[in-house]
Predicted 3D model of a 93-nucleotide RNA (Bacterial small signal recognition particle RNA) from a Sandaracinaceae bacterium.
It was read from a public genome assembly, where an Rfam model found it.
It matches the Rfam family "Bacterial small signal recognition particle RNA". By type it is a non-coding RNA gene. Gene Ontology terms of the family: signal recognition particle, plasma membrane targeting and SRP-dependent cotranslational protein targeting to membrane, signal sequence recognition. About the family: The signal recognition particle (SRP) is a universally conserved ribonucleoprotein involved in the co-translational targeting of proteins to membranes.
The coordinates come from a structure-prediction model, not an experiment, and the mean pLDDT is 76.
RNA sequence: CACGGCCCCGCCAACGCUGGCCCGUCAACCCUGCCAGGCCCGGAAGGGAGCAACAGUCGCGGUGACCAGCGUGUGGCGGGGCCUUCCUAUUCC
Numbered sequence: 001c002a003c004g005g006c007c008c009c010g011c012c013a014a015c016g017c018u019g020g021c022c023c024g025u026c027a028a029c030c031c032u033g034c035c036a037g038g039c040c041c042g043g044a045a046g047g048g049a050g051c052a053a054c055a056g057u058c059g060c061g062g063u064g065a066c067c068a069g070c071g072u073g074u075g076g077c078g079g080g081g082c083c084u085u086c087c088u089a090u091u092c093c
Base pairs, nucleotide, nucleotide: 004087005086006081007080008079009078010077011076012075013074014072015071016070017069018068019067020066022062023061024060025059031056032055033054039048040047041046
């Protein structure tokens, strides 16, 4: 002298948390749908409320990968700032 160590911005990655997706489970009744049987109304035709079952969902649990959000006493790249002091690549004396 000045590439850097420092700072700012942007981008990418890494890590952590949360959520989504996925899987499992899943509210006898105080969730939804559909309601066998039975019950109720009716002369009848029909209608009504509605338990179980079935399906779904709230909830709960799990886990890889993927997606999204937030964060960072992590790393890299690009641009800019600073370079008083200190360390330092290269070059010159």